[in-house]
């Protein structure tokens, strides 16, 4: 000082969550020392035992016990006696148990805190100063005696003491009354008088003397009262009060005071929050912050409150009194059952709660504090130990060298090579601590005791002695020997650290985002790294980051958030001037603001933590002097704001009445006939009883067409004319008032529709109903009707997306344009029109704001003043409560819970039952099929042992597969191998190998015989075999781990870049805009301006011409030979072959266009506008296809999922689809004859001619490695015949029969030839494909593979050769450009609500139960206070026992209100991988969406 998270990306709001610091801390894991602190936050709950407040013999009677002196006795242990003496137990008296220690229940209050007051007050011990201290008495405890009780204890009787009680005397600077003077602030002070009242105690000592006591002043030091001012939440708590608020007297108190009690008056508090309610001890300070703050009050100090729950007073200087009394309860112990006894919120303990908090320890040596002349005793106050890593702060666990970078481990691309790592081993040094053994303090000075000193005494110095718990501690020395000493949480990003193996949405992690689904750096372990370290880590709390409650320092057009709208109270702020005040406000004194902490400096303990000393702050509060500029306040003025006043003109302002025409419905009557009416198309609906339609009258009730606007007025809202009444704003002119303002919490008024009541009206129109459509349904949209209502009068409701989503008001700040309403002026007769200038309604901008969009003098700019509002989504404007309403319902308004978002504006995309503009055999306009038939192929099913995998919309389905009888083959059965079927390397035998050949067997194999090569430098090689090793195989999985390959959009015109500018950014411009093209082709315009890949061309091919060249190809024309065909010479013209030119460029000409380009039956020209074709496929999309072409990472498998082999499947058959073939006939068929191709192939091949054979074919071999030979006969086609519309001279499946080939082998499961047989089928529903010219159709011919073929299929070839296309509305895809979006997985998107399941919170609810208070009534201890008081006392103007009446804690009982629990049953919420139902919204979401209202 920031980061992480909403998004495809951005920018902004916003919230969630981390890093950090902290604790009185808790847990898990782990631990060596020291040193300082700190230690029941829970149950203010019970609490055994101990101890914590005694203490004075110098106050007093006195002797129980100790010791001592004396006496007396003894059995020699010891009894007994004697208060003499030391000392004391019980007891009177005194002083103290009001301090000192603990706790935080209660208390929201003069409790605290801070400043002042007490002229309303008290104060024991202390300080200091006056005065005083005479006589008398009667009593009682103790002791003795006795009596009751179980025990506490209590009762009689006799005696006796005091520094105990009491009288009497004395006394004033003391108290009280009165006088008189005097100052003052009220009950002050002061001076004189005068009346009356009030004291005392002694003790030690030899003594001087000292100490105690009475009564006064003063002080000092604790107390008490008071009052300003600050000290929580809740208004879903708004009205509270009866001694209440004043007075007046009276008691009471130390004092004021309604504190009390009487009588009087009605007061007093309260929106500046009274009253109620829930929380809380307050403050110094503490923890955080940069500060302001926030949160907190543990340890330490000041205050308070409390003491088992409550109440009460005594006593006393002081308590209403923790270790005192007395009374009620609760609860606990003891008990003879009668009755009694006790309060650890002192120290340590115990038990209990609880995550959790120590020892029943020493000491009074030190400090203090009670008593005491001391001595000194007594102090769980303190001082110290113990126990605990709870925190804070130091040490330490070595140091140095040491590379073969050792083993080992872990990792890899793994003969290796990286890290663990100078780490270790070894080597040399060192001892801090721990252990052992020595020495050993400071804290101790006062006091005592003895002594000297100051002439003595008092003190006081001096000097010696005595007094330490901690403690033999700290601190030192000295010995050995690295010896005694390291963990803990992370390592995906925030956040420093990374690999490996293990699991596989499992088991697990997680602060947030999020990691796990078979390669996890996020689980779990290793190895290795990071961080801190005697600790680390998790939890739970604060504060920070969080400017995210914002005062410093926020905001509200659209993100939360401007009130519906006016008027106006309170309160906020307020215009010139002068003057006065000094209240805020400034400046200087003064007091106070404790200590302690914090902080600066310096010091002490080896540092440090911790401490000591001084400082400077203490931002506050009082007071004081002063200053006056601004605010205030006050007084007198001013006109500028405001406002009245005169004139002017405005306009659907507003209330009332009266008038109008035009539709529209009804009503009569009239023409008039069959329909009308409505729709997407219909129907309900009206109509022959006469409707619609058309005409004339009537009449009703609502609502105002033209104008009419971008307009005008008004808060909202407001339109026909005309009056009557009113309100306001605007110009203008001088005049009057003189700040009279602006805002505005509560308040008040007004407030569209919808919706109420109550009376009326009721034409259209229409919620509700009800009929017809629609639909899968349609309680809707659309129609046909229609009540409520809409309208009027009056009274209510008070809400809307009440909007400009923008509160009022005042000031400032460039322009430019329309427009309304006035005014002024120059020029004009006017009127227009100009120029200024005021109010307004608009529309654009500039600087400025804004996350942008946008705002931009009518601010969302720059400023002031005021009010009103927000604080993450959801639950929810919901529940309760309260007010308002006749009712709907409204105003006010949360919580549990739950989500990491929810949003706003822009962006680039994809999409729309948005637009726009163009494209394509997309449609259309042709022409020929597919969907039926039979068969062939492929699938999808369904069958099997197997029917092997795969491809599955377009983009699978005569696809892989361009050839499954074996084999392929991957499958199934079976029956064999196991380092293996192949290949290669090393080693180590061997001589093979070929050949023959036994058994077995279905094969493969097995199990044997038999033979025994080549080279040679004789080492040895080269080929083979067999063993053993090393590498095996795997058509097993994962195309969702992959390279390559490939469909597809699409041969669609796109896709991007680099530089500049534009934007905060994402991105944007270029790439878009006019045109224009098959085309992001091209021109033109522009913040662009150039490039790239795409597209074009460059290749190949065809199509015309020319050179060149002439075998194997041609042959015009010339020789020869032949009777023809042809043959041979020859020849380059021709075709043809194949090499290299040429040609086409919108180049020319008209027309249009700025230009590109378009257009012409345009010229020319073999070809005309990319001439036909093919090759080529941009960025990318679809986890699109292939691990079964092939590489490949990972699994997996290893007598098998590898390999060999026979056999059978892949060829099954109820169906179901897809792409073809033949057909259904006469543009046909069948027969004879005749004619014309071009591109391929051929030596394990083509395979001529001749014979055969009806034919498949045999045979034959001539010739050809091929422009020479061969396959090879082209086919429709022409010409003739013949068939006559039929299931046929159409069709050819299906079947038998014979047959030919190929093969090892045609049984499943070939093809072909021939006889024979002769099915369905008569042009094919819905629907659907192809294709624009050498193309649909038609016709044949070749070739890959291949033994052979299941081919009708693939990929080529030529041959004959049509028909439309008007035209872009549709359908289908695609391209620009705009446009909505809640979509981004991107429309096969997104997401509503009911319902059904399961889970949490809630909210109502008959009841029930518990709580705190209040209130009434009744009863009422002890205790006060009055009253009496025949008993009683030694005291007599007295006390007390009794009774008596008030009040009074506790009970008791009533009815109310609150608060919480719980609860049959009900209500809605929220969450919750894959439920049901429909589609509401998001695109014109398919009826635009929302608001309010029924």
């Nucleotide at each position: 000082a920031g980061a992480g998270u909403u998004u495809g990306a951005u920018c902004c709001u916003g919230g969630c969550u981390c890093a950090g610091g902290a604790u009185g801390a808790a847990c898990g894991c782990u631990a060596g020392c020291g040193g300082g602190a700190g230690g029941c936050u829970u149950a203010a709950u019970a609490c055994a035992u101990g101890c914590a407040a005694g203490u004075c013999g110098g106050a007093c009677g006195g002797u129980a016990a100790c010791g001592g002196g004396c006496c007396c006795u003894u059995u020699c242990g010891g009894g007994g006696g004697u208060g003499c003496c030391g000392a004391c137990g019980a007891g009177u008296g005194g002083c103290g148990g009001a301090c000192g220690g603990g706790u935080g229940a209660g208390u929201a209050a003069c409790g605290c805190g801070u400043a002042c007051g007490c002229g309303a007050u008290c104060u024991g011990c202390c300080u200091u100063u006056g005065a005083g201290c005479g006589g008398g008495g009667a009593a009682u405890a103790g002791c003795c005696c006795u009596g009751g009780g179980a025990a506490a204890c209590c009762g009689g009787g006799a005696u006796u003491a005091a520094u105990g009680c009491c009288c009497c005397a004395u006394a004033g600077u003391a108290u009280u009354g009165c006088u008189a003077c005097u100052g003052u602030a009220g009950g002050c002070g002061g001076u004189a008088g005068u009346a009356a009242u009030u004291a005392a105690a002694g003790g030690a000592g030899a003594g001087a003397u000292c100490u105690g006591c009475u009564u006064g002043g003063a002080g000092a030091u604790g107390a008490g009262c008071g009052u300003g001012c600050g000290u929580g939440c809740u208004a879903u708590u708004a009205g509270c009060u009866g001694g209440u608020u004043g007075g007046u007297a009276a008691g009471g108190u130390a004092a004021c005071g309604g504190c009390u009690u009487a009588c009087c008056a009605a007061g007093g508090c309260g929106a500046c929050g009274a009253u109620a309610g829930c929380u809380a001890g307050g403050g110094g300070g503490c923890g955080u912050g940069a500060g302001a703050g926030c949160g907190u009050g543990g340890a330490c100090c000041c205050c308070c409150a409390c003491a088992c729950g409550g109440g009460u007073a005594c006593u006393g200087a002081g308590a209403c009194a923790c270790g005192g009394a007395c009374c009620c309860g609760a609860c606990c112990c003891c008990u003879a059952c009668g009755g009694g006894a006790g309060g650890c919120a002192g120290c340590a303990g115990u038990a209990a709660g609880g995550a959790a908090u120590a020892u029943u320890g020493g000491a009074c040596a030190a400090u203090g504090g009670g008593c005491g002349c001391a001595a000194g005793c007594c102090u769980g106050a303190u001082c110290c130990a113990g126990c605990c890593a709870u925190c804070c702060u130091g040490c330490g666990c070595g140091c140095a060298g040491g590379a073969a970078g050792a083993c080992g481990g872990c990792c890899c691309u793994a003969c290796g090579g990286g890290u663990u790592g100078u780490a270790a081993a070894c080597u040399g040094c060192u001892u801090u601590u721990a252990u052992a053994a020595g020495g050993g303090a400071a804290g101790a000075a006062a006091g005592g005791u003895g002594g000297u000193c100051a002439u003595u005494u008092a003190u006081g110095a001096u000097c010696a002695u005595u007094u330490g718990a901690c403690g033999g501690u700290a601190c030192u020395u000295u010995a050995g020997g690295a010896a005694u000493a390291a963990g803990c949480a992370c390592c995906g990003g925030c956040u420093a650290a990374c690999u490996c193996c293990g699991u596989g949405c499992c088991a697990g992690c997680a602060g947030c985002c999020g990691c796990g689904g078979u390669a996890a750096u996020a689980c779990g372990g290793a190895g290795g790294g990071u961080g801190c370290a005697a600790g680390c880590g998790u939890u739970a709390u604060c504060c920070g980051g969080a400017a995210u409650c914002a005062c410093u320092g926020g905001g509200u057009u659209u993100a939360a958030a401007g009130g519906g709208u006016g008027c106006g109270u309170a309160g906020g702020c307020g215009g010139a001037a002068u003057a006065a005040u000094a209240a805020g406000u400034c400046a200087g004194g003064c007091g106070u603001g404790a200590a302690a902490g914090g902080u600066u400096a310096c010091g002490g303990c080896u540092c440090a933590a911790c401490c000591g000393u001084a400082g400077a702050c203490u931002u506050g509060c009082g007071u004081u002097u002063g200053a006056u500029a601004c605010u205030g306040u006050u007084a007198u003025u001013c006109u500028u704001g405001a406002a009245u006043u005169g004139a002017g003109a405005u306009g659907a302002g507003g209330u009332c009445a009266g008038c109008g025409g035009a539709a529209u419905g009804c009503g009569a009557c009239a023409u008039g006939u069959a329909g009308c009416g409505g729709u997407g198309a219909a129907a309900u609906g009206c109509a022959u009883a006469g409707a619609u339609a058309u005409g004339u009258c009537g009449u009703a009730g609502a609502a105002c067409a033209c104008c009419g606007a971008u307009u005008g007025c008004g808060a909202a809202g407001c339109a026909g004319c005309u009056g009557a009444c009113u309100g306001g704003a605007c110009u203008u002119a001088g005049a009057u008032u003189g700040a009279c303002g602006c805002u505005g919490a509560g308040g008040c008024a007004c407030g569209a529709a919808a919706g109420c009541g109550u009376g009326g009206g009721g034409a259209g129109c229409g919620a509700a109903c009800a009929g017809g459509a629609u639909u899968a349904g349609a309680u809707a949209c659309c129609c046909u009707g229609g009540u409520a209502g809409u309208c009027c009068a009056c009274g209510c409701c008070c809400u809307a997306a009440a909007c400009g989503a923008u509160g009022u008001u005042c000031a400032c700040u460039c322009g430019a344009u329309g427009u309304u309403g006035g005014u002024a002026u120059a020029u004009g007769u006017a009127a227009a029109g100009g120029u200024a200038u005021c109010a307004g309604c608009a529309u654009u901008u500039c600087a400025g704001g804004g996350a942008a969009a946008c705002c931009g003098a009518u601010a969302a700019g720059u400023g002031a003043a005021c009010c009103a509002c927000c604080u993450g989504g959801g639950g929810a404007g919901u529940a309760c409560g309260u007010c308002g309403g006749c009712a709907a319902c409204g105003a006010u308004g949360a919580a549990a819970c739950u989500c990491a978002a929810a949003g706003g504006a822009a962006u680039u995309g994809a999409c729309g039952g948005g637009g726009g503009u163009c494209c394509g055999c997309a449609c259309a306009a042709g022409c020929g099929g597919u969907g039926g038939a039979g068969c062939a192929u492929g699938u999808g099913g369904u069958u099997u042992a197997a029917u092997u995998c795969g491809a599955u919309g377009a983009u699978a389905c005569g696809c892989g597969a361009g050839g499954a009888a074996c084999c392929u083959u991957a499958c199934c059965u079976g029956g064999g191998c196991u380092a293996g079927a192949a290949u290669g390397c090393u080693a180590a035998g061997u001589g093979c190998u070929a050949u023959c050949u036994g058994g077995u067997g279905a094969a493969g194999g097995c199990c044997g015989g038999a033979g025994u090569u080549c080279c040679u430098u004789c080492g040895g090689g080269a080929c083979g075999c067999u063993u053993a090793g090393c590498a095996a195989g795997g058509u097993g999985c994962u195309g969702c781990a992959u390279g390559g390959c490939u469909g597809u959009c699409g041969u669609c015109a796109g896709c991007u870049c680099g530089u500049g500018c534009c934007g905060u950014g994402a991105g944007g411009u270029g790439u878009u805009g006019g045109g224009u093209u098959a085309a992001g082709u091209c021109c033109c315009g522009c913040a662009a301006c150039g490039a790239g890949c795409g597209c074009a061309a460059c290749c190949c091919u065809u199509g015309u011409c020319c050179u060149u060249a002439g075998u194997u190809g041609c042959c015009a024309g010339u020789c020869a030979c032949g009777u023809a065909a042809g043959u041979g010479a020859g020849g380059g013209a021709c075709u043809c072959u194949a090499a290299g030119g040429a040609g086409a460029c919108u180049g020319c000409c008209g027309g249009c266009g700025c230009a590109a380009g378009c257009c012409g039956c345009g010229a020319g020209g073999a070809a005309g506008g990319u001439g036909g074709g093919g090759a080529u496929g941009a960025c990318g999309u679809c986890a699109a296809g292939u691990c079964a072409u092939c590489a490949u990472g990972g699994c997996c498998u290893u007598u098998a999922u590898g390999c060999c082999c026979a056999g059978g499947g892949c060829g099954a058959c109820a169906c179901a689809c897809g792409u073809g073939c033949u057909a259904c006939a006469a543009u046909g068929g069948u027969g004879u004859a005749c004619a014309c191709a071009g591109a391929g192939g051929g030596u394990a091949g083509c395979g001529a001619a001749g014979c055969u054979g009806c034919g498949a074919g045999g045979u034959g071999g001539a010739g050809c490695c091929a422009a020479u030979c061969u396959c090879a006969g082209a086919a429709a086609g022409u010409a003739c015949a013949u068939c006559a519309c039929a299931g046929u001279u159409c069709g050819g499946a299906u079947u038998g029969g014979a047959g030919u080939c190929u093969g090892c082998a045609a049984c499943c499961c070939g093809a072909c030839u021939u006889c024979a047989u002769g099915a369905a089928g008569g042009u094919g529903g819905a629907a659907u494909c192809g294709c624009u010219a050498g193309u649909a159709a038609u016709c044949g011919c070749g070739c890959a593979u291949c033994a052979g073929c299941c081919a009708u299929g693939g990929c080529g070839c030529g041959g004959u050769g049509a028909a439309u296309a008007c035209g872009u509305u549709c359908c289908c895809g695609g391209a620009c450009c705009u446009u909505g979006u809640a979509c981004a997985c991107a429309c096969c998107g997104c997401c509503c609500g009911u319902c059904a399941a399961g889970c949490c919170a809630u909210g109502g609810a008959a009841g029930c139960u518990g709580g705190g208070g209040g209130u009434g009534c009744c009863u009422g201890a002890a205790g006060a206070u009055g009253g009496u008081g025949a008993c009683u006392c030694a005291a007599c103007a007295g006390g007390g026992a009794g009774c008596u009446a008030u009040c009074u804690a506790a009970g008791g009982u009533a009815a109310a209100a609150c608060c919480a629990g719980u609860a049959a049953c009900u209500g809605g919420g929220g969450c919750u991988a894959a439920g049901u139902c429909g589609u509401a919204a998001c695109a014109a979401g398919g009826u635009a969406a929302c608001c309010g209202u029924a």
Predicted 3D model of a 1494-nucleotide RNA (small-subunit ribosomal RNA) from an uncultured bacterium. Rfam family: Bacterial small subunit ribosomal RNA. Gene Ontology terms of the family: ribosome and structural constituent of ribosome. The sequence is in RNAcentral, with records from ENA, Greengenes and SILVA.